[in-house]
Formats: sequence, C1' cells, structure tokens
RNA sequence: UCUUAUCCAGAGAGGCUGAGGGACCGGCCCUUCGAAGCCCGGCAACCGAUCGGAUGGCCCUGGGGCCACGAAACGGUGCCAACUCCGUCGAGCGGAUAGUGCUCGAGAAGAUGAGA
Repeated sequence: UCUUAUCCAGAGAGGCUGAGGGACCGGCCCUUCGAAGCCCGGCAACCGAUCGGAUGGCCCUGGGGCCACGAAACGGUGCCAACUCCGUCGAGCGGAUAGUGCUCGAGAAGAUGAGA
C1' cells in the first nucleotide's frame, strides 16, 4: 500500500508520575476532584491452540474429517469519557421558506483484527 470483517455493547473511587488529551481540520468536550505515559487491574473474543457435541451444511462413507455453531480464555493482538464525540450526500417525518431536530440508507476519512 491492497483485500476483507467489525466499529449504538463492555471495561478500576488502584500505584508511579505530573500537563495535556479526544487522528487530521473545524466544532464541541475531557482534564490538578489529575491529561498523556508506565505498572497493576479489567473488557471483549479478531487470529492461533484447546474443549464440546445439541443443531445445520459438505466430504469420504457407517466411523470419521471439515465448516458453521457453542464453551473457555492458554498464547498473539486490540480495547477500557462522550455512536469512530459531532461534521458529507440522499430519502422520509416534524417545523414557518430557513437555521434546525428525529429516523432510515449510502459514502469519505479513520481505528482494530486477519490475509496479501
């Protein structure tokens, strides 16, 4: 860089430290009642390994194998303010034409995993 899946759930009143942080830009926020970072703790279950055999599919065949599925969380990541905090486009609804609000769909950029 490319492909693909996911992104409205979840996660500490702990220790060290000490000013910043929320990708970018614009907003709007968080922060000395302590930011970021490190340690511990936790959440989830993407990948690998493990276990299961109720259900479904496929294959060889009558017992197995694989996939889906489920459990658990051992290993590899990831994550632990706000929907990926909001922001673009289209449709519908409300409203006074607008600003604007809600719902649905699509997209951009981004994040994370897995593969190349």

About this RNA
This is a predicted structure of a 116-nucleotide RNA (SAM riboswitch aptamer (S box leader)) from a marine eukaryotic metagenome. The coordinates come from a structure-prediction model, not an experiment, and the mean pLDDT is 80.